[in-house]
Context: one part of a larger RNA
RNA sequence: UCAUGGCUAAGGAACUAGGCAAAAUCGACCCGUAACUUCGGGAGAAGGGUCGCCACGUUUCGACGUGGCCGCAGUGAAAAGAUCCAGGCGACUGUUUAUCAAAAACACAGGACUCUGCUAAAUCGAAAGAUGACGUAUAGGGUCUGACACCUGCCCGGUGCCGGAAGGUUAAGUGGAGUUGUUAGCUUCGGCAAAGCAAUCAAAUGAAGCCCCGGUAAACGGCGGCCGUAACUAUAACGGUCCUAAGGUAGCGAAAUUCCUUGUCGGGUAAGUUCCGACCUGCACGAAUGGUGCAACGAUCUGGAUACUGUCUCGGCCAUGAGCUCG
Numbered sequence: 001u002c003a004u005g006g007c008u009a010a011g012g013a014a015c016u017a018g019g020c021a022a023a024a025u026c027g028a029c030c031c032g033u034a035a036c037u038u039c040g041g042g043a044g045a046a047g048g049g050u051c052g053c054c055a056c057g058u059u060u061c062g063a064c065g066u067g068g069c070c071g072c073a074g075u076g077a078a079a080a081g082a083u084c085c086a087g088g089c090g091a092c093u094g095u096u097u098a099u100c101a102a103a104a105a106c107a108c109a110g111g112a113c114u115c116u117g118c119u120a121a122a123u124c125g126a127a128a129g130a131u132g133a134c135g136u137a138u139a140g141g142g143u144c145u146g147a148c149a150c151c152u153g154c155c156c157g158g159u160g161c162c163g164g165a166a167g168g169u170u171a172a173g174u175g176g177a178g179u180u181g182u183u184a185g186c187u188u189c190g191g192c193a194a195a196g197c198a199a200u201c202a203a204a205u206g207a208a209g210c211c212c213c214g215g216u217a218a219a220c221g222g223c224g225g226c227c228g229u230a231a232c233u234a235u236a237a238c239g240g241u242c243c244u245a246a247g248g249u250a251g252c253g254a255a256a257u258u259c260c261u262u263g264u265c266g267g268g269u270a271a272g273u274u275c276c277g278a279c280c281u282g283c284a285c286g287a288a289u290g291g292u293g294c295a296a297c298g299a300u301c302u303g304g305a306u307a308c309u310g311u312c313u314c315g316g317c318c319a320u321g322a323g324c325u326c327g
Base pairs, nucleotide, nucleotide: 001322002321003320004319005318006317007316008315010313011312014311019308027051028050029049030048031047036041038147052069053068054067055066056065057064058063070074082306083305084304085303086302087301088300089298090297094106095105110145111144112143113142114141115140116139122131123130124129148293149292150291151290153223154222155221158220159219160216161215162214163213164212167211168210169209173205174204178200179199180198181197182196185192186191224242225241226240227239228238251285252282263279264278265277266276267275
């Protein structure tokens, strides 16, 4: 010096990114226990008291009552919750990066949409076959959301999906007008040319799809600008105008979202870029890519408080092991 333990005057988080680590709490019985709440909880809330030994009495043999005794100390050692207040997120128990992440991520019960009528859809497989399922729409698959409470607004113009079939377009195929080559024949010798065999091929016919017409947003998604106006000022219930498929409703809001920003006001502190409550000027919240709440829960995250302490002021001492020297 390092590691692991023990003690430490006065102070008690001044340490630090952060009470990290340590200290503190801890058992049994009795008393007592708030907000809030889904009435189950919260709750071991919080907080307070008792505990040894001896004698006597009672006893349901668990213990209890009375009196006495000792110590600094009686769950006499060891083992054995710290607690409270407020907020974010996720309802919860659970799952996860074997070996740097346990979480607010995943899952979840519940909700919704959609496909599937059974040789089901979907999946694996050139196929046979199998799963689905020895199930049958109260079933099975896919996608999204994520307990519960209150709710879930407007837009179908684009993309997707579903339905429609009148018209337009449209493949192979069918079709075969014509054209070309060849040559019996005819020739005015320049050519013309039937049939056949070949080559090429127009019109016409021809499905789905696309165009088209509707529907559909708990499908993918989207949800405006400018100008003026009230008898102080300010603001604008109101008016005008342009554009759009429609212009963001309820609720929430400097937020896990706010750039400017340490916004402004209030609370807490002597002093608070964090925190809590408001305001709304939302750079760039917003309704199952769910919105807002919410008791309980959490080795979650954030702020505060009590207790407690060598975290610190600021160090010190001790023990054991290693390090070092010799062997």